The RNA shown here (transfer RNA) has 71 nucleotides. The prediction has a mean pLDDT of 81. Its Rfam family is "tRNA".
RNA sequence: UCCCGGGUCGACUAAGGGCAAGUCCACAGAUUUUGGUUCUGUUGAUGGGGGUUCGAAUCCUCCCCCGGGAG
Numbered sequence: 001u002c003c004c005g006g007g008u009c010g011a012c013u014a015a016g017g018g019c020a021a022g023u024c025c026a027c028a029g030a031u032u033u034u035g036g037u038u039c040u041g042u043u044g045a046u047g048g049g050g051g052u053u054c055g056a057a058u059c060c061u062c063c064c065c066c067g068g069g070a071g
Stems, first nucleotide, its partner, number of pairs: 001070007010024004018054001026042005047063005
């Protein structure tokens, strides 16, 4: 330099054009003498720009980052 794959809450994983969901973590409450366990609730995310579309995490394009391959 070229080719392929990927980037979603703090972490892991869904959503295959139509309200971004779940588990763990964190926080608050209940329970408990305290801690832990258990239960309930809450916060929190689509790498960036542009385009297509009534509507984009999803499709197209450029860039950034990560991994693999070729030279």